[in-house]
Large-subunit ribosomal RNA, domain IV from a Brevinematales bacterium, 327 nucleotides, folded computationally. Rfam family: Bacterial large subunit ribosomal RNA. RNAcentral holds the full RNA, with entries from ENA. Its mean pLDDT, the model's own confidence on a scale to 100, is 87.
Context: one part of a larger RNA
RNA sequence: CCUUCGUUAAGGAACUCUGCAAAUUAGCCCCGUAACUUUGGAAUAAGGGGUGUCCCCGCAAGGGGAUCACAGUAAAGAAGUCCAUGCGACUGUUUACCAAAAACACAGGUCUCUGCAAACACGUAAGUGGAAGUAUAGGGACUGAAGCCUGCCCAGUGCCGGAAGGUUAAGAGGAGAUGUCAUCCUUCGGGAGAAGCUUUGAAUUUAAGCCCCGGUAAACGGCGGCCGUAACUAUAACGGUCCUAAGGUAGCGAAAUUCCUUGUCGGGUAAGUUCCGACCCGCAUGAAUGGUUUAACGAUGUGGACACUGUCUCAACGAAGGGCUCG
Numbered sequence: 001c002c003u004u005c006g007u008u009a010a011g012g013a014a015c016u017c018u019g020c021a022a023a024u025u026a027g028c029c030c031c032g033u034a035a036c037u038u039u040g041g042a043a044u045a046a047g048g049g050g051u052g053u054c055c056c057c058g059c060a061a062g063g064g065g066a067u068c069a070c071a072g073u074a075a076a077g078a079a080g081u082c083c084a085u086g087c088g089a090c091u092g093u094u095u096a097c098c099a100a101a102a103a104c105a106c107a108g109g110u111c112u113c114u115g116c117a118a119a120c121a122c123g124u125a126a127g128u129g130g131a132a133g134u135a136u137a138g139g140g141a142c143u144g145a146a147g148c149c150u151g152c153c154c155a156g157u158g159c160c161g162g163a164a165g166g167u168u169a170a171g172a173g174g175a176g177a178u179g180u181c182a183u184c185c186u187u188c189g190g191g192a193g194a195a196g197c198u199u200u201g202a203a204u205u206u207a208a209g210c211c212c213c214g215g216u217a218a219a220c221g222g223c224g225g226c227c228g229u230a231a232c233u234a235u236a237a238c239g240g241u242c243c244u245a246a247g248g249u250a251g252c253g254a255a256a257u258u259c260c261u262u263g264u265c266g267g268g269u270a271a272g273u274u275c276c277g278a279c280c281c282g283c284a285u286g287a288a289u290g291g292u293u294u295a296a297c298g299a300u301g302u303g304g305a306c307a308c309u310g311u312c313u314c315a316a317c318g319a320a321g322g323g324c325u326c327g
Base pairs, nucleotide, nucleotide: 001322002321003320004319005318006317007316008315010313011312014311019308027051028050029049030048031047036041038145052067053066054065055064056063057062068072080306081305082304083303084302085301086300087298088297092104093103108143109142110141111140112139113138114137120129121128122127146293147292148291149290151223152222153221156220157219158216159215160214161213162212165211166210167209171205172204176200177199179197180196183192184191185190224242225241226240227239228238251285252282263279264278265277266276267275
């Protein structure tokens, strides 16, 4: 010097990204216990008091008396607490070996498919699962307890339904054409050319689909701009105009979303880029890609307070094991 421990004057977070680490608290009995709340909780809330031994009484709980110590759950083992807020309702699950979470799951909600030889999945098939189930069932998708709610848009894409018209494959159809050729004509160069065979082939007919017509957003998704206007100013309930499928409703809002930004105001501090409460000018919130509120819960994130402490002011001493030196 290193590791692991123990103790420490005065102060008590001044340390530091952060009270990280450590300390505090702790059992049992009695008293007492707030906001909030889904009335279950919150709650061991918080905060106090007691606790040994001996004698007597008592079944015990306990009561009375005596007595020792600085100290009686005398050692060991055994919650620190509170306030505010974000996220996720909760118990659970997860990156075996750097992430335990706000991620996944979840009960609940909605949509959609499926009538049973079900849909769907595996398999070339046989067959099997689904299910020895039958729509209060099963598959898929999204959301994610509960409370209050879930606005407008079907133009695009998707899905569902429709069938009049347009388009449209193979197939059917076979008008016509090509080659060959009996035969015929011939100016002997050639020409015409039936049947058959061959190579093709127009009209016509013809499904789904697409075009088309409707529906559908808890389907994928989307949810404007400019100008003017009130008797101070400012602002604009109001008006005009352009565009759109429709122009963002209720909520929430500098937010896990806010660039400008340490926005502005208030609170907390002597001093606060964080935090809490407001405001709204939302660069670029917003309603099951759910919006918002929320008791309880959390080895969760953030800010604050009390207690407590070697985290620190500022270091000291001690113990064990290493290192180092000597042997």